[in-house]
Description:
The RNA shown here (transfer RNA) has 72 nucleotides and comes from a Nanobdellota archaeon. The sequence was found in a public genome assembly. Its Rfam family is "tRNA". By type it is a transfer RNA. Gene Ontology term of the family: triplet codon-amino acid adaptor activity.
């Protein structure tokens, strides 16, 4: 330099045009308990950045940026 895949809460991860952006781990608050543990409830994401298409974009298109793999 080229090709491909990817970036979604603190971490992992689903969601491929409209329905509340699922779920798990961690953290915080509350309930339960004599105190704890277990268990239950609740809290939290302008979806990497900028622009475009659309009535409507995490999702489609363009550019940038970062990570990974392969080729040279």
């Nucleotide at each position: 330099g080229g090709u491909g895949a990817g970036g979604u809460g603190g971490c992992c991860a689903a969601g491929u045009g409209g329905u509340u952006a699922a779920g798990g781990c961690a953290a915080g608050a509350g309930g339960c308990u004599g105190c704890a543990a277990c268990c239950c409830u609740c809290u939290g994401a302008u979806c990497c950045c900028g622009g475009g298409u659309u009535c409507a974009a995490a999702u489609c298109c363009c550019g940038g940026u970062c990570u990974c793999a392969c080729c040279u």